[in-house]
RNA sequence: AGAGUUUGAUCCUGGCCCAGAACGAACGCUGGCGGCGUGCUUAACACAUGCAAGUCGAGCGCGAAAGCCACCUUCGGGUGGCCGGUAGAGCGGCGAACGGGUGCGUAACACGUGAGUAACCUGCCCUAAGGCUGGGGAUAACUAUUGGAAACGAUAGCUAAUACCGGAUAAGACCACGAUGUCCUCGGACUUCGCGGAAAAAGGUGGCCUCUUCUUUCGGGCUCUCGCCUUUGGAUGGGCUCGCGGCUCAUUAGCUAGUUGGUGAGGUAAUGGCCUACCAAGACUACGAUGGUUAACUGGUCUGAGAGGAUGAUCAGCCACACUGGGACUGAGACACGGCCCAGACUCCUACGGGAGGCAGCAGUGAGGAAUAUUGCGCAAUGGGGGCAACCCUGACGCAGCGACGCCGCGUGGGUGAGGAAGGCUUUCGGGUCGUAAAGCUCUGUCAGAAGGGAAGAAAUGCUUAUAGGUUAAUACCUUGUCAGUUUGACGGUACCCUCAAAGGAAGCAACGGCUAACUCCGUGCCAGCAGCCGCGGUAAUACGGAGGGUCCAAGCGUUGUUCGGAAUCACUGGGCGUAAAGCGCGUGUAGGCGGUCGGGCAAGUCGGGUGUGAAAUCCCGAGGCUCAACCUCGGAAUUGCAUUCGAAACUGCUCGGCUAGAGUCCCGGAGAGGGUGGCGGAAUUCCCGGUGUAGGGGUGAAAUCCGUAGAUAUCGGGAGGAACACCAGUGGCGAAGGCGGCCACCUGGACGGUGACUGACGCUGAGACGCGAAAGCGUGGGUAGCGAACAGGAUUAGAUACCCUGGUAGUCCACGCCGUAAACGUUGGGUGCUAGGCGUCGCGGGUAUUGACCCCUGCGGUGCCGGAGUUAACGCAUUAAGCACCCCGCCUGGGGAGUACGGUCGCAAGGCUAAAACUCAAAGGAAUUGACGGGGGCCCGCACAAGCGGUGGAGCAUGUGGUUUAAUUCGAAGCAACGCGCAGAACCUUACCUGGGCUUGACAUCUGGGGAAUCUCCUGGAAACAGGAGAGUGCCUUCGGGAGCCCCAAGACAGGUGCUGCAUGGCUGUCGUCAGCUCGUGUCGUGAGGUGUUGGGUUAAGUCCCGCAACGAGCGCAACCCCUAUCGCUAGUUGCCAUCAGGUUAAGCUGGGCACUCUAUUGAGACUGCCGGUGUUAAGCCGGAGGAAGGUGGGGAUGACGUCAAGUCCUCAUGGCCUUUAUGCCCAGGGCUACUCACGUGCUACAAUGGUCGGUACAGAGGGUCGCGAAGCCGCGAGGUGGAGCCAAUCCCACAAAGCCGGCCUCAGUUCGGAUUGGAGUCUGCAAUUCGACUCCAUGAAGGCGGAAUCGCUAGUAAUCGCGGAUCAGCAUGCCGCGGUGAAUACGUUCCCGGGCCUCGUACACACCGCCCGUCACACCAUGAAAGCUGGUUGAACCAGAAGCCGGUGACCCAACCGCAAGGAGGGAGCCGUCCAAGGUAUGGCUGGUGAUUGGGGUGAAGUCGUAACAAGGUA
Repeated sequence: AGAGUUUGAUCCUGGCCCAGAACGAACGCUGGCGGCGUGCUUAACACAUGCAAGUCGAGCGCGAAAGCCACCUUCGGGUGGCCGGUAGAGCGGCGAACGGGUGCGUAACACGUGAGUAACCUGCCCUAAGGCUGGGGAUAACUAUUGGAAACGAUAGCUAAUACCGGAUAAGACCACGAUGUCCUCGGACUUCGCGGAAAAAGGUGGCCUCUUCUUUCGGGCUCUCGCCUUUGGAUGGGCUCGCGGCUCAUUAGCUAGUUGGUGAGGUAAUGGCCUACCAAGACUACGAUGGUUAACUGGUCUGAGAGGAUGAUCAGCCACACUGGGACUGAGACACGGCCCAGACUCCUACGGGAGGCAGCAGUGAGGAAUAUUGCGCAAUGGGGGCAACCCUGACGCAGCGACGCCGCGUGGGUGAGGAAGGCUUUCGGGUCGUAAAGCUCUGUCAGAAGGGAAGAAAUGCUUAUAGGUUAAUACCUUGUCAGUUUGACGGUACCCUCAAAGGAAGCAACGGCUAACUCCGUGCCAGCAGCCGCGGUAAUACGGAGGGUCCAAGCGUUGUUCGGAAUCACUGGGCGUAAAGCGCGUGUAGGCGGUCGGGCAAGUCGGGUGUGAAAUCCCGAGGCUCAACCUCGGAAUUGCAUUCGAAACUGCUCGGCUAGAGUCCCGGAGAGGGUGGCGGAAUUCCCGGUGUAGGGGUGAAAUCCGUAGAUAUCGGGAGGAACACCAGUGGCGAAGGCGGCCACCUGGACGGUGACUGACGCUGAGACGCGAAAGCGUGGGUAGCGAACAGGAUUAGAUACCCUGGUAGUCCACGCCGUAAACGUUGGGUGCUAGGCGUCGCGGGUAUUGACCCCUGCGGUGCCGGAGUUAACGCAUUAAGCACCCCGCCUGGGGAGUACGGUCGCAAGGCUAAAACUCAAAGGAAUUGACGGGGGCCCGCACAAGCGGUGGAGCAUGUGGUUUAAUUCGAAGCAACGCGCAGAACCUUACCUGGGCUUGACAUCUGGGGAAUCUCCUGGAAACAGGAGAGUGCCUUCGGGAGCCCCAAGACAGGUGCUGCAUGGCUGUCGUCAGCUCGUGUCGUGAGGUGUUGGGUUAAGUCCCGCAACGAGCGCAACCCCUAUCGCUAGUUGCCAUCAGGUUAAGCUGGGCACUCUAUUGAGACUGCCGGUGUUAAGCCGGAGGAAGGUGGGGAUGACGUCAAGUCCUCAUGGCCUUUAUGCCCAGGGCUACUCACGUGCUACAAUGGUCGGUACAGAGGGUCGCGAAGCCGCGAGGUGGAGCCAAUCCCACAAAGCCGGCCUCAGUUCGGAUUGGAGUCUGCAAUUCGACUCCAUGAAGGCGGAAUCGCUAGUAAUCGCGGAUCAGCAUGCCGCGGUGAAUACGUUCCCGGGCCUCGUACACACCGCCCGUCACACCAUGAAAGCUGGUUGAACCAGAAGCCGGUGACCCAACCGCAAGGAGGGAGCCGUCCAAGGUAUGGCUGGUGAUUGGGGUGAAGUCGUAACAAGGUA
């Protein structure tokens, strides 16, 4: 620091997701040790049990028991002493308000920070001053009686105090009044003086002295110390107030009556509506009041580069709370966790009358939960309470226990060791790998184990001496300090050290498709499963499961959850808004924000210095202590903040005074569909009246509905009425936008140009607000010619609730009032300034010139086009910015759900504005690129159409296919490009299928062992395979051992498979298509995909060539080179040929001879737009011509670019994987592939006279032939038989070519057409023609009379027609492959159909139009809205009620202290009453949940239904 994911690819936008760090965690697998930390995040749920706050005898009064000892004894016990002034409870003092827990509540001065308190308090502590006098009355404990189950009381009696209460004294403090001074924030504060008032106290321990008669005791005195009272100051801790800061919702916009302020009184430690009475009517709020939701706050913690974001465990500060709610008491301090009272809920006890309780203290239990520990030890240390102290208490704390919960450290060994062991995995079978890994040899000793030693943490206090001070009358006492000794350790016999033995006891987890480090095998077969995202799995899965191997981390590793980061994805740092999400439809303007120029002043912002504070801990730096580290300690830095003070004055601000460049006013001028009102005009449509006139009109793609003989349409004249204003008219004008168009008048707004004068920043923007706002729509009333939703009819159509047609109502028009939306768009908010130009146009002006006009130059304002820099993702924008800047407003934050629901608000309604969530997806998008496609365009080809000829589709048959059937009808091929295709030939074989019979190392290959020559003949069983048996036969080579080939037997390695996968493959093939295309290098353009080249202008059959051009070249294709054919030459001359010569026959190249010709077959020539003319751009080329056998690639063939179709073929062959192995292999017999209602393809033969038939007669080419072709002759009607010449072929044979030509017959008919079918008789092949061959003869003579929709081939030696040959093959050809004979017609032309090429436009397609995709309906699931209601929570206001308690009143009852002789009084209290008030109750609202028959839409789901809306002109843009 980035990466993955939208696309065929690209750039951008944008979301989702990942890698990092962290955690009080949990879960899964695993687990050796130690240190340091840490551990109920949930139910502030309920709690058994124990402990967590006591202490003081030096404040006070009481005061045991057990036990022991002694004595007495009636042997029951009693008394005394010790225990012991002990235990114990009580009175009293201090503490219990600290410490510990939790986070419910709280959005608040609760917290943080900084101030204030002149408005306050502060026990214990420190400091200073003064004092501690003299009395009194009670009361608990206790005793007695008594109530109660208990808790707990009641009555009577006794008693003490540092408990309580008067009195005295009063420096100082307090209060009131008067006066003085100082300070001040002007409210007041402080100081001093005078007078008056009120208010104090407590004693205890120790020591010494003394008095009393000696001791004890008591009293007095002195002294020390602790304590008490009053006061001063401090310290510490708190109360209260204020500035600023920190959550969310505006779908919460208004809130408030003690409310805001004042005065008096009250209350408090203290200010204050804190409370109360009265008076006034205020206070808060868009800088967010009020209300709702959520939440303790902070230091910090986590993350981050930072700014930020998230968080608030442990530690620390503060707050709040203590079962829930209310309340006060005590006290320095509480409204009090382990106190009290009341109410409520809950739990427990109960004798039913009553009582008790509060773990959010430490342990622990239950419950909840994914989840969080021991009912431990100790006060040794630190700290706290009490005490003079010893000491006691302390679940604070120190330790230990449990948990890998976290961080840190250590170990599980080190060295050597190659036969690279065994074994595993894999393999191309060679090997590779685990792997120096192991074993083996050697070494070490951390941890754990055993044994021994063994700390620091402890310093105090106290005590014992000694000693020096202080105090004192004192060397007592007390106190302070010093030296020495002594006393104290939970952890713990722990840390640590030493010794012993021993490699011995100690490694897992996750992942290995990309992101992301790490790959193979097996299993599985869209199953099982994985998955953070993209996505894997449908038979070869590096993605599932296992294994081997390698990778990461390591006593842990993964997963899940959460936070920050990445995310510049809320953008302050640091984003955007033309088309991706995003500019309000437009204006006026309030608050607010921002604001020209010069000078003076101030100093709020700003900048600099100082001071205070910013707790500690944490973080960072340095150092130190545990062996290191974690951890801990010390020091420093930092704490970006706040406050205060001093200074600066540029900028902002404030203020004062100027200026004129911004803005505005006045004057002159012209332009304009700017707005409003009234009037006027002509054209046209329609209607009405009349005339002329007759059969149609109208309408459409074509029609029909419709109008018309009752006279339409057409045409002429007249009239009515409404609406709109042709031409002018223009990327012309005006307006803020919507919008505005005949002419005239009136009223009226704005802009612009020109000139000077004036005002003097008066400006810009603009949340709310207000106004305007197309069309449609709504209300009321008019109006209505045309047009025209709805509706009706006619068409179209599968349907047609549409498009088209005929009608037609609202509406369109007017007036008034609503609505308030739009693709209200320049999809571009407003303002100001700046930044190259060019060309138009509108308005006004200036200059030169002119008589004038035009033209030319130029200024300002508007409106357009092009274009540079710049900018942009690109497209594009470009002085009218989307450039460069500033100011203000509005808006955006993935797609869908949804501009929807709910709520609010506006509206008569329709509906508008505001505006979510659940859920769901891994995208949705923008621009551009390459293709493909289009019922887009342009150009151009092709038997593509057209023009022709002949067919197919109808018939019969042949053949192939589908289907059906079957034991099997083997398999494949499937639009073109499967279907006379694989099959160039199924009776057996073939053959792969079926039935049955058999074989199991096999029919075939290699290897091993044994035997035998091979081979041949015969017999038996059997359908055969096969099984059994008999006989003949002894070969070849040899180095004599044996070997080669063949056969048999045996065992195992293995064979075999037309079994599967053509979607694992090779090879081969089809097809687009013999179409003219497909690419590359370098350069260049573009961010890029890509473009350019290859486009363009011509031309061609052609990306063929030429020209041009940011391209220049090149490759694969095209063409040519090759073959056949057309002409000629040379060479050669048999088997071919025969012109000449000779011989010869019935005839014949038959013979001699010859090679001239034909021909044969080798090699050449020839054709190249070469020549001429025209045309074209001077080119390429094209047109015409000459010559030529052939002319513009002469004709034909071979030749098939990059690629497409997962095209075809595993059944040609080859081949991976899988399957099979007495069978899916092999052999055999028989059957089947030949079935047959039907459908299709390809053919043959026909339907006839251009024919059929009979007779005669002529002319080919190319082939084949020895297991062969087979002549002549003879036989048969014929198929054929016989025969065997000749021929291994230019020699012989197949082999007569046929159509044709000549002649005869047939005469239009189911025929002398046609030949199917069937019967009979034969021939041939073959082991064998029954299923199931071909052919012949005789007989039979079917359908069929030229074929619907539709469809095929062919452009010249072609179609059509005629026959011939060959392959396969024993036989079988209408098929296939070839060959020649005869031999046409037509092409105007490219509009249309099909296919193709190039360019271009569009695109939402890219599996590419056989594409994509929309909505209803049906089904399933999910979340959600509404809903009669039902049911919770919370809250408001009203009323009732009113516990405890404070306060107030009362107080006839009660009462020790004071007064009083007494009576009584003062004073206090119970009780009662009242105000306030918690719970509770009644009735009624708001808000917010849950649920609800039914209902609404939404989302998702594999292949459901109906249509075809959108994307191409998407077929109606």